[in-house]
RNA sequence: AACGCCGACCGGGUAGUCGCGUAGCAGUCAGCAAUGGCUGCUCCGAGGAAAGUCCGGGCUCCAUUGGGCGCGCUGCCAGGUAACGCCUGGGCGGUCGUGAAAGCGGCCGACGGAAAGUGCCACAGAAAAUGAACCGCCAGGUUCAUCCCGAGCGAAAGCGAGGGACCUGGGCUUGGUAAGGGUGAAAAGGUGGGGUAAGAGCCCACCGCGCGACUGGCAACAGUCGCGGCAGGGUAAACCCCAGCGGGAGCAAGGCCAAAUAGGCAGUGAGAGGUGCCCACCUCGAUCAAGACACUGCGGGUAGGCUGCUAGAGGGCGCGAGCGAUCGCGCUCCGAGAGGAAUGACUGCCGGGCGGGAAACCGCCGCACAGAACCCGGCUUACAGGUCGGCGGAAAAC
Numbered sequence: 001a002a003c004g005c006c007g008a009c010c011g012g013g014u015a016g017u018c019g020c021g022u023a024g025c026a027g028u029c030a031g032c033a034a035u036g037g038c039u040g041c042u043c044c045g046a047g048g049a050a051a052g053u054c055c056g057g058g059c060u061c062c063a064u065u066g067g068g069c070g071c072g073c074u075g076c077c078a079g080g081u082a083a084c085g086c087c088u089g090g091g092c093g094g095u096c097g098u099g100a101a102a103g104c105g106g107c108c109g110a111c112g113g114a115a116a117g118u119g120c121c122a123c124a125g126a127a128a129a130u131g132a133a134c135c136g137c138c139a140g141g142u143u144c145a146u147c148c149c150g151a152g153c154g155a156a157a158g159c160g161a162g163g164g165a166c167c168u169g170g171g172c173u174u175g176g177u178a179a180g181g182g183u184g185a186a187a188a189g190g191u192g193g194g195g196u197a198a199g200a201g202c203c204c205a206c207c208g209c210g211c212g213a214c215u216g217g218c219a220a221c222a223g224u225c226g227c228g229g230c231a232g233g234g235u236a237a238a239c240c241c242c243a244g245c246g247g248g249a250g251c252a253a254g255g256c257c258a259a260a261u262a263g264g265c266a267g268u269g270a271g272a273g274g275u276g277c278c279c280a281c282c283u284c285g286a287u288c289a290a291g292a293c294a295c296u297g298c299g300g301g302u303a304g305g306c307u308g309c310u311a312g313a314g315g316g317c318g319c320g321a322g323c324g325a326u327c328g329c330g331c332u333c334c335g336a337g338a339g340g341a342a343u344g345a346c347u348g349c350c351g352g353g354c355g356g357g358a359a360a361c362c363g364c365c366g367c368a369c370a371g372a373a374c375c376c377g378g379c380u381u382a383c384a385g386g387u388c389g390g391c392g393g394a395a396a397a398c
Base pairs, nucleotide, nucleotide: 003392004391005390006389007388008387009386010385012350013349014348015347016346017345018344020045021044023042024041025040026039027038028037029036030035047369051380052379054378055377056376057375058374059250060249061248062247071246072245073244074243075242076090077089078088079087080086091111092109093108094107095106096105097104098103112241113240117239118238119235120234121233134181135180136177137176138175139174140173141172142171143170144169145168146165147164148163149162152159153158189207190206191205192204193203194202208230209228210227211226212225213224214223215222216221254307255306256305257304264298265297266296267295268294269293271284272283273282274281275280314333315332316331317330318329319328320327321326351367352365353364354363355362356361
C1' cells in the first nucleotide's frame, strides 16, 4: 500500500428579504380580577436519533405494623452506576477471517437446574425411553432343493416305497446380535485394534464423559494427576425448582388563586293588602318548631388564570485513579420551553451529488432519516453523503 473488520464524530455553511412562535418593553382594546387579544421594537427558537414508548430512575400524589402465599421480571463470573433487561472486563460455547498448524482477531449467545417431581417429543420409523430387532448378520430346529444308499418294477433306458448325509441355497420357526442398512431434528459415547458363531466397553489404546485430589484464579473456569467401562436421549422461549429484584398511578402527577348560576351553612329583617266615618273586622306572613321570602357573610367547587417548567445523575478542557466501563478534583460554559403545538419560504455565493466536456466551464438536483411537549440514563429502529482514528493475520523483502 492493498484486502477485511471495528470504533468515534459531522450530518450543510453564509448574506439579504419576508413569515411564524416564546419572552421582555411600549401603546391600545377586552375583562371584577388574574390575565388575554392586536400593533411596534429587541432577543432567542429541535435531534443524533427529538422516533418506538421497550427497560431503568428522578419528581409528585395515593397506599403502607410485621410476616407469609400468590403474581411479574431477571438468570455464566467480577466490576461500574441513582438504577437497569444497560455498560466494561473476564470465562465458556458457536461461527467467520487469516494461517500448514498452533495461535491471533472480528461477530453472536434467555449462558442457573433435566440425578426433586409432572408433562411433551408431530411426520417418518421396528423402536422416541419402566432401554428398541424392520432389513441384515450368526446359531439351533424343521422342510424343500441337493447328494448318497436303495426293496421292488422293467428287455433296456429309466421309474422308485423307504433310509441316510447336512457342504451349499430357499421357505417356516426359536433364539443371539445394536457392527452395517434404513427412518428421523434427535437412535442408547466416537475412532482403531483385539475378540467372537455373529456381535457388543466384552477387553485394550487414544479422544470424549463422570467423580475425586492438587495447582492457578476473588470468581466463572482452566490445567495436571488418579479413579470409574460409561450411566437416567432431548425439551425449562413446558409446568416447575433454586437465587435475586419488584407497592400503585402518572405533569391530564400535584400545588395556589378564583367569576356567574345552582345547592350547603350561619346571621339579620316584621310587616303587607282589603273593607268601614272611628272603635273595629277580614285575608296573608311573622312572633314557638319547621318552611318560604329579601339581604349580608362563610366554605366547597366549576369556567378561567398562575405554578410545576427546565441549571441538570448537564456539556467542554486539564490533572489524577483504573486494562476498561467509570470515578475524583480544578477551571470554564449553558437564552425552545408555549396552548394540540412556532422552529418556515425565497434569492445570491460557497460546499455536496449527478450528467456533459480534453480542459476552462456548463446544465440539473435544494440535498439522508426525521421533528421537542416534566426531566434524565439506556436499548432498539431509520439515515444521502463525509471526516478521523484503531485493529487483523502467516510468510517474504528492505
A computed fold for a 398-nucleotide RNA from a Gemmatimonadaceae bacterium, annotated as Bacterial RNase P class A. The RNAcentral record of the sequence draws on ENA. Model confidence (mean pLDDT): 75 of 100. The model forms 93% of the base pairs in the Rfam consensus. A source record names the gene rnpB.